Predicted 3D model of RNase P RNA and transfer RNA as a complex of 516 nucleotides.
[in-house]
RNA sequence: GGAGCGGGUCGGACGGCCGCGUGGCGCAUUGGCGCCCCGAGGAAGGUCCGGACUCCACAGGGCAGGGUGCUGGCUAACGGCCAGGCGCAGCAGGCCUUCGGGCCGAGGGCGACGGAAAGUGGAACAGAGAGCAGACCGCCGAUGACGGGCGGUCGUCGUGCCGCGCGGCGCAGGUCGCGGGGUGCGGCGCCCGUUCCGGCAGGCAAGGGUGAAACGGUGAGGCAAGAGCUCACCGCGUCCGUGGCGACACGGACGGCACGCCAAACCCCACCCGGAGCAACAUCAAAUAGGCACGCGAUCCGGGUUCUUCCCGGGCAGGACGGCCCGUCCGAGCGUGCGGGUAGAUGGCUCGAGCGCGCGGGCAACCGCGCGCCCAGAUGAAUGGCCGUCCGGCCGGCUUGCCGGCCGACAGAAUCCGGCCUACAGCCCCGCUCCCAAC
RNA sequence: CUGCCCAUAGCUCAGCUGGAUAGAGCAACGGCCUUCUAAGCCGUAGGUCGCAGGUUCGACUCCUGCUGGGCAGGCCA
Numbered sequence: 001g002g003a004g005c006g007g008g009u010c011g012g013a014c015g016g017c018c019g020c021g022u023g024g025c026g027c028a029u030u031g032g033c034g035c036c037c038c039g040a041g042g043a044a045g046g047u048c049c050g051g052a053c054u055c056c057a058c059a060g061g062g063c064a065g066g067g068u069g070c071u072g073g074c075u076a077a078c079g080g081c082c083a084g085g086c087g088c089a090g091c092a093g094g095c096c097u098u099c100g101g102g103c104c105g106a107g108g109g110c111g112a113c114g115g116a117a118a119g120u121g122g123a124a125c126a127g128a129g130a131g132c133a134g135a136c137c138g139c140c141g142a143u144g145a146c147g148g149g150c151g152g153u154c155g156u157c158g159u160g161c162c163g164c165g166c167g168g169c170g171c172a173g174g175u176c177g178c179g180g181g182g183u184g185c186g187g188c189g190c191c192c193g194u195u196c197c198g199g200c201a202g203g204c205a206a207g208g209g210u211g212a213a214a215c216g217g218u219g220a221g222g223c224a225a226g227a228g229c230u231c232a233c234c235g236c237g238u239c240c241g242u243g244g245c246g247a248c249a250c251g252g253a254c255g256g257c258a259c260g261c262c263a264a265a266c267c268c269c270a271c272c273c274g275g276a277g278c279a280a281c282a283u284c285a286a287a288u289a290g291g292c293a294c295g296c297g298a299u300c301c302g303g304g305u306u307c308u309u310c311c312c313g314g315g316c317a318g319g320a321c322g323g324c325c326c327g328u329c330c331g332a333g334c335g336u337g338c339g340g341g342u343a344g345a346u347g348g349c350u351c352g353a354g355c356g357c358g359c360g361g362g363c364a365a366c367c368g369c370g371c372g373c374c375c376a377g378a379u380g381a382a383u384g385g386c387c388g389u390c391c392g393g394c395c396g397g398c399u400u401g402c403c404g405g406c407c408g409a410c411a412g413a414a415u416c417c418g419g420c421c422u423a424c425a426g427c428c429c430c431g432c433u434c435c436c437a438a439c
Numbered sequence: 440c441u442g443c444c445c446a447u448a449g450c451u452c453a454g455c456u457g458g459a460u461a462g463a464g465c466a467a468c469g470g471c472c473u474u475c476u477a478a479g480c481c482g483u484a485g486g487u488c489g490c491a492g493g494u495u496c497g498a499c500u501c502c503u504g505c506u507g508g509g510c511a512g513g514c515c516a
Base pairs, nucleotide, nucleotide: 001435002434003433004432005431006430007429008428010426012390013389014388015387016386017385018384020039021038023036024035025034026033027032041410045421046420048419049418050417051416052415053277054276055275056274065273066272067271068270069269070084071083072082073081074080085113086111087110088109093104094103095102096101114268115267119266120265121262122261136208137207138204139203140202143201144200146198147197148196149194150193151192152191154189155188156187157186158185159184160183161182162181164179165178166177167176168175169174216234217233218232219231220230221229235257236255237254238253239252240251241250242249243248281347282346283345284344291338292337293336294335295334296333300314301313302312303311304310318330319329320328321327354373355372356371357370358369359368360367361366391408392407393406394405395404396403397402398401440512441511442510443509444508445507446506449465450464451463452462458496467483468482469481470480471479489505490504491503492502493501
């Protein structure tokens, strides 16, 4: 110097002129005039949380409903903030490489991060099987039964050979027949065995396959084949010990996997929440209407019927037109006071969980002390405009450091405060890592 | 200022205790019918479910943040 990540601050500066709104002072008083001070934000926004404040309700507790959810701390409170734990992805970098990639991964980032061994429920399609599962392909077939092969004993049949006995023929050698025995070969049957083959019952879940997910992972032993079946390591669970306030971590023993996922599904557990909101609320208080009290006035006469309801005429307090009288019309209410209360006015209203600086405590959020400061309070609602000189960016021109033009974001108080979220041109600062160059 | 609701086809609405082809009516387009039109019948197309992110195997649906639109609330009765 550059790149990446994270955090913080500012968000044009100065001067002049004109204008606007509270407040103060002075002069005028029927409007007003002059001077002075102050006059938008980091988000004033969205109205998503939390509080202050005000009114209503309220003995206390519970139900319902809503919200929050690792641990510790901060705070008036919070779904916020700080620190830590655990998990996840992963930059720089390192290691390995079959050059496709894989593993580790400081700092920093992200996490709605209680409970799935309380219960109910869900997981489409595919798949054999989707939860105390399952057997399609596949492996085995140890065990039991079976078929085939092979071997053996026995029986039987056929046949060859060798003796024996009896009988026929013959003088005889001998020959023929029958019976029985031994032995060899072949067929059949029963039984037995089998180091062989097949496959049934059955065993298995390693591998293939389906799926987002298939009931611990890797390796070895073992087995008929396999499997936590056994063993080692890892994971998981229980117990114990040590460290830590704790979340949790580390170590040991045991278990032999029983306990997969979804609670931003119902739900369970723990904690929190009364409701409404400054158009809250309080004070003063027009007009109109309605309420109460008092006072005044008609409720009278004649007729149509019959004192009823109705109609006609007259009378009547009063009212309308109008300056007044006359006149015309209407005619049963009128006047005064009180109370509630709207418009309107005022308060609430801005000095406050305030801001700045310093010191101290704390890793930090934050807290304490001291000093200093006053920083919008409008109510159809002020906070604006112009000019000049600079600042930053962009464009154009050329004399290459000048000229000209344009632009300077998002947005704007409305009872106040603490947060969150969202929008935002650009400048500056800090921390960490890496690269380049120089010393 | 405060409280609350809605957004799905050109229009009006369903679907909202999650399950993959998001439907209905009217409108549009094409065909049949008719001499022609209307009506009727048959068929077709048309959707970033307001936008973005998250939870989940899976989101129109659940959660969060934006955008746009709408309703109610002052006093008497």